[in-house]
Molecule: transfer RNA
Organism: Parcubacteria group bacterium CG1_02_42_13
RNA sequence: GUCCUCAUAGUUCAAUGGAUAGAACAGCGCUCUCCUAAGGCGCGGAUCGAGGUUCAACUCCUCGUGGGGACA
Numbered sequence: 001g002u003c004c005u006c007a008u009a010g011u012u013c014a015a016u017g018g019a020u021a022g023a024a025c026a027g028c029g030c031u032c033u034c035c036u037a038a039g040g041c042g043c044g045g046a047u048c049g050a051g052g053u054u055c056a057a058c059u060c061c062u063c064g065u066g067g068g069g070a071c072a
Stems, first nucleotide, its partner, number of pairs: 001071007010025004018055001027043005048064005
């Protein structure tokens, strides 16, 4: 330098172009308990950035940023 791939919640991961973007763990509240842990109920929290296509984009396209990889 060229190409491929990945980027979603604090973490690990889902989501066929159409659902209020979902789950587990973590956090917080309540409950339970003599106390703690475990259990039960509930709450908050996310689409890497900018454009484009579309009635509709996490999803498709372009450019950029960052991680990983192949070739030179």